[in-house]
RNA sequence: GGGGAGGGCAAGGCGACCGCCGGCGCUGUCGGCGCGGGAGGAAAGUCCGAACUCCGCAGGGCAGGAUGCCGGGUAACACCCGGUGGGGGUAACCCCAAGGCAAGUGCCACAGAAAGCAAACCGCCUCCGCUUUUCGGCGGAGGUAAGGGUGAAAGGGUGAGGUAAGAGCUCACCGGUUCCCGUGGUAACACGGGAAGCCAGGUAAACCCCAUCCGGAGCAAGACCAAAUAGGGAAGCGAUUGAGGAUGGCCCGUCCGAUGCUUCCGGGUAGGUCGCUUGAGGCGGCGGGUGACCGUCGUCCUAGAUGAAUGGUCGCCGCCCGGACUAACCGGGAACAGAAUUCGGCUUAUCGCCUUCCCCGAAC
RNA sequence: GCCCCCGUAGCUCAGUGGAUAGAGCGACGGAUUCCUAAUCCGCAGGUCGCAGGUUCGAUCCCUGCCGGGGGUACCA
Numbered sequence: 001g002g003g004g005a006g007g008g009c010a011a012g013g014c015g016a017c018c019g020c021c022g023g024c025g026c027u028g029u030c031g032g033c034g035c036g037g038g039a040g041g042a043a044a045g046u047c048c049g050a051a052c053u054c055c056g057c058a059g060g061g062c063a064g065g066a067u068g069c070c071g072g073g074u075a076a077c078a079c080c081c082g083g084u085g086g087g088g089g090u091a092a093c094c095c096c097a098a099g100g101c102a103a104g105u106g107c108c109a110c111a112g113a114a115a116g117c118a119a120a121c122c123g124c125c126u127c128c129g130c131u132u133u134u135c136g137g138c139g140g141a142g143g144u145a146a147g148g149g150u151g152a153a154a155g156g157g158u159g160a161g162g163u164a165a166g167a168g169c170u171c172a173c174c175g176g177u178u179c180c181c182g183u184g185g186u187a188a189c190a191c192g193g194g195a196a197g198c199c200a201g202g203u204a205a206a207c208c209c210c211a212u213c214c215g216g217a218g219c220a221a222g223a224c225c226a227a228a229u230a231g232g233g234a235a236g237c238g239a240u241u242g243a244g245g246a247u248g249g250c251c252c253g254u255c256c257g258a259u260g261c262u263u264c265c266g267g268g269u270a271g272g273u274c275g276c277u278u279g280a281g282g283c284g285g286c287g288g289g290u291g292a293c294c295g296u297c298g299u300c301c302u303a304g305a306u307g308a309a310u311g312g313u314c315g316c317c318g319c320c321c322g323g324a325c326u327a328a329c330c331g332g333g334a335a336c337a338g339a340a341u342u343c344g345g346c347u348u349a350u351c352g353c354c355u356u357c358c359c360c361g362a363a364c
Numbered sequence: 365g366c367c368c369c370c371g372u373a374g375c376u377c378a379g380u381g382g383a384u385a386g387a388g389c390g391a392c393g394g395a396u397u398c399c400u401a402a403u404c405c406g407c408a409g410g411u412c413g414c415a416g417g418u419u420c421g422a423u424c425c426c427u428g429c430c431g432g433g434g435g436u437a438c439c440a
Stems, first nucleotide, its partner, number of pairs: 001360009012317007020038002023035005040336001044347002047345005052218004056254001059252004064214005069083005084098001085096004099209002104207002106203003121148002123144009156174006175199002177196008222274004232265006244256002267439003281300008319333005365436007374389004382420001392406004413429005
């Protein structure tokens, strides 16, 4: 000088004045006073997983969805940690939807002769016919995947033997695959040995197969109080041989079910209380673990609004940039964004500041 | 707040792995007309919302963002 991996803070701090929303206390019933509290690392997107609440505690099958190397963590997860394998980088390190196409089926445009129990356009070779003085040329039948050409992709690579010419056709070596054995590892897998010419195209973010898991809805869930009214009209379905419902797409099973049910039109009220914030909670110490995390002890209480509060002004100090430099002074700047039942994650947005460790290069 | 759906030409929509993405209306130019409308002829116009991935190949399949729209209270 360049780079990699983390951690923390983040409309800065203090004071004064004026406000806004909850809580507690005292007055006291229009209200007033005092004390104390009041956005985030993402509160966001609503992408996953749960808690909680209700639905008949949800039985069976089909369909559907999710996940997908191995082990661990966790309430749970598609998250996190550690490892294996593959890829990138000189390195620190980073990335990976990473089961199965050697189960079945489908697809592989254009080009090309042929695109999937392959294929003969050129070329190479053999034979036949014609022609030619010969070399050769033309036509036909066949063999051939070594060479050319097309393509994203043409059925391992090099060499030798072999052959009319060729070809794993055969052999040696190399590479790959499958199977078997041994060693190490919990495992994924790694290493070593052996067998089989076995050489098998790609695609599963194509259908599908395999393994594991999944009841639905969501705080506008749900409970209570109050207020209000036209329990009105139309259409359709149905009354035990049963419409429809029991918050799932279908079927079965179970239960409920009749001045009933569904849809549309019209009407009324849209006020209050609970749920509502103490929770798989934060911080610190010690111990265990490589780590995610866990155990234990101590300590703290840290927003609960509902057309929706969390703000504004002034002064001083501080940070960054510019005015060439230092001091003073002047001007400018300080991001992304804002709770709405609550947690654990992921993803995305983000001006800057602080800090730890590591790698590469140069010089001393 | 919660739950769904949709983005393709100026507008309304097709296309759902195959080369250079189409149709109707509209816009523009020309013909016709004294002029306009209608009619006829021609022509332009597309980051397929954006980014990344899978694939030989993406409007289409997958993931993440961006934008837009809809539904959702209670009583009878």
Molecule: RNase P RNA; transfer RNA
Organism: Thermodesulfobacteriota bacterium